Order: sequence, then C1' cells, then structure tokens
RNA sequence: UGGGGUGUGGCCAAGCGGUAAGGCAUCUGAUUCUGGAUCAGAGGAUCCUAGGUUCGAAUCCUAGCACCCCAG
Repeated sequence: UGGGGUGUGGCCAAGCGGUAAGGCAUCUGAUUCUGGAUCAGAGGAUCCUAGGUUCGAAUCCUAGCACCCCAG
C1' cells in the first nucleotide's frame, strides 16, 4: 500500500428491511445455620462513528475509525 473479515448491553452471542432473541454476570425473592448450588422474578443495548437510500435501516450504499487475516 492492496484485498478480505469482524465491530450488537459488563462478557459471549442471535439477527439477512418492519419498533434487538438467548446464555453468563448483576439485582430481588424462595430454599439453606452461612455460603454455594437450585428455583422464581427484575433491570440494562436507538446496534463503532458520520452521512445517504427508504414510509421504515443493526440489516442496503458511501466515507472514516479500531482490531484480526492474506499479499507485496
């Protein structure tokens, strides 16, 4: 420098145009002598940034940023 991939709650991770699943963690309660484990419940993400397209964008397009891989 060129090409490709990834970027979604504290962490992992689904989603493939119609107002964002799930798991772990956290909090509350039950159980327990206490803790752990187990069970029930609760809260939390406008989706890396800025634009564009669309009635509607995490999802399509453009530019940029970060990280990873390949080539030189």